The RNA shown here (SAM riboswitch aptamer (S box leader)) has 91 nucleotides and comes from Glutamicibacter sp. JC586.

[in-house]
RNA sequence: CACCCAUCCAGAGCGGCUGAGAGACCUGGCUCCACGACGCCGCAGCAAGUCUGCAACCUGCAGAGAGUGCUAACGCCAGGUUCGAUGGAAU
Numbered sequence: 001c002a003c004c005c006a007u008c009c010a011g012a013g014c015g016g017c018u019g020a021g022a023g024a025c026c027u028g029g030c031u032c033c034a035c036g037a038c039g040c041c042g043c044a045g046c047a048a049g050u051c052u053g054c055a056a057c058c059u060g061c062a063g064a065g066a067g068u069g070c071u072a073a074c075g076c077c078a079g080g081u082u083c084g085a086u087g088g089a090a091u
Stems, first nucleotide, its partner, number of pairs: 004088005013043005021032003024081006044071004050064006075083001
């Protein structure tokens, strides 16, 4: 890398750079966007897993350290697909 399994309606934004499209692809909608979207970088935050302590059997609360993922709208919605992302297991 490929294969397999699970999840994708919870949560969490500011600054700088860039400059026209962006939201996976198709069809149909809808939305964001020169009052700067999308993307990249920095910082901050959120979440799950791990450990510790306290309470008590629904599990909850608090804390610690490093890494991971995420931070418009349910993967934006409906139908579709040899689609995607994340986590786990195994080799």